[in-house]
Formats: sequence, C1' cells, structure tokens
RNA sequence: GGGCAUUGCUAGGGGUCUCCAAAACACUGUUUUGGAGUGAGAUACACCCUUUGAACCUGAUGCGGGUCAUGCCGCCGUAGGGAAGCUAGUCCAUCGCUUC
Repeated sequence: GGGCAUUGCUAGGGGUCUCCAAAACACUGUUUUGGAGUGAGAUACACCCUUUGAACCUGAUGCGGGUCAUGCCGCCGUAGGGAAGCUAGUCCAUCGCUUC
C1' cells in the first nucleotide's frame, strides 16, 4: 500500500403481506383482538442491508407454477435505480533499519 468470510463503534437505507374466527361500526366493507401460512424480519428500537450494493424500489393490475389465500416459488435480473466512515483481525506485496 492492497485484498478479505469476518470484529467493534457511529451514521444511514429498507420492508411490514395473506387467510380464519370473535366483537364493534357499518351495509358486505372497515377497525380492534386472537390464531394460522411464508420468511432474517409481517411495526419490532427487532431484523436485514450500506457501492464487493437482489436489503429494498420501478418494471407490475407483468409471465409461468402452486396454494385456503398471499411476491408462496421461479422468471423478469449481466434491466434501471438504491444508503458509509473509522478501527480490529487475517493474508499478500514493497521499502527502510539491525543481525548473521
């Protein structure tokens, strides 16, 4: 000086769906509570992500599969956007000094 699965601190970015039951309001919808499904996370100071960027958004009232239902799974996706600094550790290279 550079690389890195990773450590710590601070700062920042992000998502929050579907179904069932009860009650209430309302007129078949909305709200609250409880439960179930998937997931890291379904409003938790919890989880994830910070350019090494699929955390997350747009495309999207997208396409295919599947489900009680839902981005539930896959494609889209080498697409377009998207939020950082300092340390610790470890590895590699170079220079200087000392010794033989």

Annotation:
Predicted 3D model of a 100-nucleotide RNA (TPP riboswitch aptamer (THI element)) from an uncultured Methylophilaceae bacterium. The prediction has a mean pLDDT of 79. Of the family's consensus pairs, 95% are formed in the model. The sequence was found by an Rfam model in a public genome assembly.